[in-house]
This is a predicted structure of a 127-nucleotide RNA (FMN riboswitch aptamer (RFN element)).
RNA sequence: CAAAAUCUUCAGGGACGGGUGAAAUUCCCUACUGGCGGUAUAGUCCGCGACCCAUGUAAAUUUGCUGCAUGGCUGACCCGGUGAGACUCCGGGACCAACGGUACAGUCCGGAUGGAAGGAGAGUACA
Numbered sequence: 001c002a003a004a005a006u007c008u009u010c011a012g013g014g015a016c017g018g019g020u021g022a023a024a025u026u027c028c029c030u031a032c033u034g035g036c037g038g039u040a041u042a043g044u045c046c047g048c049g050a051c052c053c054a055u056g057u058a059a060a061u062u063u064g065c066u067g068c069a070u071g072g073c074u075g076a077c078c079c080g081g082u083g084a085g086a087c088u089c090c091g092g093g094a095c096c097a098a099c100g101g102u103a104c105a106g107u108c109c110g111g112a113u114g115g116a117a118g119g120a121g122a123g124u125a126c127a
Stems, first nucleotide, its partner, number of pairs: 006122005017029003031107002033097002035048004043095002052072007077093005099110003
């Protein structure tokens, strides 16, 4: 100097206003939001996480579940312009968003003061 182990910490946003109704931030009009890595700057490309499902396994225990491992599932974009290069920028028009609850929910409440892709920082000895 580099760096593994290890440790610490951070890590999801959004119903203004109006209509109908006994009841809706759920329907209708309208408004609003966009996790992480990659790549010419991305909710829509490629990959990942979350959610959900299955199987196996483990400890504790309040027998309800939870952790871990593996596998599965996993939404949505076009046109024009610039450029060496853009489904990423600019202009225009579209589209999408787990599960449980409740008048049908991307935006409310809940699992979740959780977990996590991943980001940042610290980092002894030996060699």
Its mean pLDDT, the model's own confidence on a scale to 100, is 78. The sequence was found by an Rfam model in a public genome assembly.